[in-house]
Overview:
Predicted 3D model of a 73-nucleotide RNA (transfer RNA) from a marine sediment metagenome. Rfam family: tRNA. The family's RNA type in Rfam is transfer RNA. The RNAcentral record of the sequence draws on MGnify.

RNA sequence: GCCCCAGUAGCUCAGUGGAUAGAGCACCCGAUUCCUAAUCGGGCGGUCGGACGUUCGAAUCGUCUCUGGGGUA
Numbered sequence: 001g002c003c004c005c006a007g008u009a010g011c012u013c014a015g016u017g018g019a020u021a022g023a024g025c026a027c028c029c030g031a032u033u034c035c036u037a038a039u040c041g042g043g044c045g046g047u048c049g050g051a052c053g054u055u056c057g058a059a060u061c062g063u064c065u066c067u068g069g070g071g072u073a
Base pairs, nucleotide, nucleotide: 001072002071003070004069005068006067007066010025011024012023013022018056027043028042029041030040031039049065050064051063052062053061
């Protein structure tokens, strides 16, 4: 240089053109308990890496770009 994969909540991930963008863990509040842990209920948390485009509609498709990983001489 060229090719491939990944980037979504603090962390690990799901979501494969239309639903209000979800789950687990973490964090906060409460219940339970003499206290703690465990368990249960609730809450907080996102410009979906960035820009542009296609479309009535984009996390999802296309182009460029950034970051990380892998392959190749």